[in-house]
Context: one part of a larger RNA
RNA sequence: CACCGCCCGUCAAGUCAUGGAAGCGGGUCACGCCCAAAGUCGGGAGGCUAACCGCAAGGAGGCUACCGCCAAAGGCAGGGCCGGUGACUGGGACUAAGUCGUAACAAGGUAGCUGUAGCGGAAGCUGCGGCUGGAUCACCUCCUU
Numbered sequence: 001c002a003c004c005g006c007c008c009g010u011c012a013a014g015u016c017a018u019g020g021a022a023g024c025g026g027g028u029c030a031c032g033c034c035c036a037a038a039g040u041c042g043g044g045a046g047g048c049u050a051a052c053c054g055c056a057a058g059g060a061g062g063c064u065a066c067c068g069c070c071a072a073a074g075g076c077a078g079g080g081c082c083g084g085u086g087a088c089u090g091g092g093a094c095u096a097a098g099u100c101g102u103a104a105c106a107a108g109g110u111a112g113c114u115g116u117a118g119c120g121g122a123a124g125c126u127g128c129g130g131c132u133g134g135a136u137c138a139c140c141u142c143c144u145u
């Protein structure tokens, strides 16, 4: 590049990240139940037993089978949290010259904006209420000369 201007939304194409999603597959955390090694601790009628006591028998003490508590790992089941992935699906951002219209910007050709409701390919339209950040005309008030 100044209205042969600016500009809005749907649709189509491409790229990127992202939400939802039947699920699929991981990580992590704790809880419940089952089972339970080693080991400490407690029990220990049985078994074993050199040192202590006893002349001896035996006793004390010790060890141990075994029992119990705790308990790692393991098993069962249901959860919490965090990544990944997921048919399909939602919008978003961006991208010289795509499509449809023309909503907004000048009274943008129905002033605009706005809350809400309904409707419509799309911008949007309509109803009700609100705002002036509305042009024009008239009047009033105020200010300046």
Base pairs, nucleotide, nucleotide: 003108005105008101009100011098013095014094015093016092018090019089020088023085024084026082027081028080029079032076033075034074039070041068042067043066046064047063048062049061052059053058111132112131113130114129115128116127117126118125119124
Model confidence (mean pLDDT): 85 of 100. Small-subunit ribosomal RNA, 3' minor domain from a Chloroflexota bacterium, 145 nucleotides, folded computationally. Rfam family: Bacterial small subunit ribosomal RNA. The organism belongs to Chloroflexota, within Bacteria. It was read from a public genome assembly.